[in-house]
This is a predicted structure of a 473-nucleotide part of an RNA (small-subunit ribosomal RNA, 3' major domain) from Corallococcus praedator. It matches the Rfam family "Bacterial small subunit ribosomal RNA". Rfam links the family to the GO terms structural constituent of ribosome and ribosome. Its mean pLDDT, the model's own confidence on a scale to 100, is 86.
Context: one part of a larger RNA
RNA sequence: UGACGGGGGCCCGCACAAGCGGUGGAGCAUGUGGUUUAAUUCGACGCAACGCGCAGAACCUUACCUGGUCUUGACAUCCUCGAAAUCCUUCAGAGAUGAGGGAGUGCCCGCAAGGGAAUCGAGAGACAGGUGCUGCAUGGCUGUCGUCAGCUCGUGUCGUGAGAUGUUGGGUUAAGUCCCGCAACGAGCGCAACCCUCGCCUUUAGUUGCCACGCAAGUGGAUCUCUAGAGGGACUGCCGGUGUUAAACCGGAGGAAGGUGGGGAUGACGUCAAGUCCUCAUGGCCUUUAUGACCAGGGCUACACACGUGCUACAAUGGCCGGUACAGAGCGCUGCAAACCCGCGAGGGGGAGCUAAUCGCAGAAAACCGGUCUCAGUUCAGAUUGGAGUCUGCAACUCGACUCCAUGAAGGCGGAAUCGCUAGUAAUCGCAGAUCAGCACGCUGCGGUGAAUACGUUCCCGGGCCUUGUACA
Numbered sequence: 001u002g003a004c005g006g007g008g009g010c011c012c013g014c015a016c017a018a019g020c021g022g023u024g025g026a027g028c029a030u031g032u033g034g035u036u037u038a039a040u041u042c043g044a045c046g047c048a049a050c051g052c053g054c055a056g057a058a059c060c061u062u063a064c065c066u067g068g069u070c071u072u073g074a075c076a077u078c079c080u081c082g083a084a085a086u087c088c089u090u091c092a093g094a095g096a097u098g099a100g101g102g103a104g105u106g107c108c109c110g111c112a113a114g115g116g117a118a119u120c121g122a123g124a125g126a127c128a129g130g131u132g133c134u135g136c137a138u139g140g141c142u143g144u145c146g147u148c149a150g151c152u153c154g155u156g157u158c159g160u161g162a163g164a165u166g167u168u169g170g171g172u173u174a175a176g177u178c179c180c181g182c183a184a185c186g187a188g189c190g191c192a193a194c195c196c197u198c199g200c201c202u203u204u205a206g207u208u209g210c211c212a213c214g215c216a217a218g219u220g221g222a223u224c225u226c227u228a229g230a231g232g233g234a235c236u237g238c239c240g241g242u243g244u245u246a247a248a249c250c251g252g253a254g255g256a257a258g259g260u261g262g263g264g265a266u267g268a269c270g271u272c273a274a275g276u277c278c279u280c281a282u283g284g285c286c287u288u289u290a291u292g293a294c295c296a297g298g299g300c301u302a303c304a305c306a307c308g309u310g311c312u313a314c315a316a317u318g319g320c321c322g323g324u325a326c327a328g329a330g331c332g333c334u335g336c337a338a339a340c341c342c343g344c345g346a347g348g349g350g351g352a353g354c355u356a357a358u359c360g361c362a363g364a365a366a367a368c369c370g371g372u373c374u375c376a377g378u379u380c381a382g383a384u385u386g387g388a389g390u391c392u393g394c395a396a397c398u399c400g401a402c403u404c405c406a407u408g409a410a411g412g413c414g415g416a417a418u419c420g421c422u423a424g425u426a427a428u429c430g431c432a433g434a435u436c437a438g439c440a441c442g443c444u445g446c447g448g449u450g451a452a453u454a455c456g457u458u459c460c461c462g463g464g465c466c467u468u469g470u471a472c473a
Stems, first nucleotide, its partner, number of pairs: 001473002003470003007467007015457002019421005026312008034303002042053002064298007073127001077126002079123005086103007107116003129287002132285003138281002140276003143272001145270001150189006156165003169180003195264004200232007210221004235258001238252005314414001318373006330361003335354002340349003380411001385406007427449007
């Protein structure tokens, strides 16, 4: 100087408390451990691994296994020789591959011969290749403490020195934020602001949007909504009080908004030899008829069990039936697909319109109105299983999603324990998108309805500043 203390003081945070809803019990989905397996590819392991890499494993992906094959190689550059490239097709084979048949001659230079570029085949060797090892050799990127308020420097001063001072102290703040004081005076990286978005107003613009008329075609308008550009607006600016006449705090006015207005982006010096050699890059090591490459099939989807994360429930604030209303944000051209017809339905036929404020996906759902069920393993719940189908795709056996009929399991609110959340939040309801041929209870967004509680800081956890003890560094 730090670190640590079941030392002290001050202060923060959904940290506790006060509340609301969950997890832990059930079924299923998903990830992991374990076990199994020819293989169940690999990585991630307290917080900060476990719906994580994977924004989508039937083949492919794929890195794993079994079998069949290749050896200058699936991919790159160089050399020699030959052929244009390319397309169609037969046989054997699981395919990779092997053996044939046919069509076919281009571009540039050149009279021609020939040469050149691209592509293909054969050959030789330099070499290629490696998702092989080492994240404890590394770059880059990322997580975490933590959006916590800290981390430092120059000069000066003090100290033999390590170092101190500044950065401590009195107030204050979300903040090393600001004020005052002070052997310090200044400065840098952080904080804040500048950026994006939502909320109010003005203005500009007016189609595909808006308003009015009309059966429609269409016509007219620029008030309003909206769209999207430019501005304004909030600064403790004003008033009162407290305070040291300061910084600031409390209350008030005006205002759409008030003291950081809500949300986002933004992550200091560093810590964890944290994570990643399987995104990529890269040192070293290893491999070279194999640890490389191609193919078919299988596996990653196994299942006595254990854990994490979710979905659906256990019902009447509910289930079912009928009627009826209101979003936002997105996406769409080998795409979205309307009307209409067929089917109980998944879906099929159909093809208008739309390169989209124009057309479509698209019925939002909870809510509301009416009816029914009457507390039961039920008209709750839907697992499982049998049958019949639809769609995607070369192909749904291993191993897809969905529909219909039948079946109708556990489950009566969950032990110890444990998680999230302070407001348009929790809870609850649906919608869209990425990935994607198909496949979503996951993820990322979007809106609808919309609470309760916070006395307080003694205690648990994490953190900041000062101080104290130490046989620790």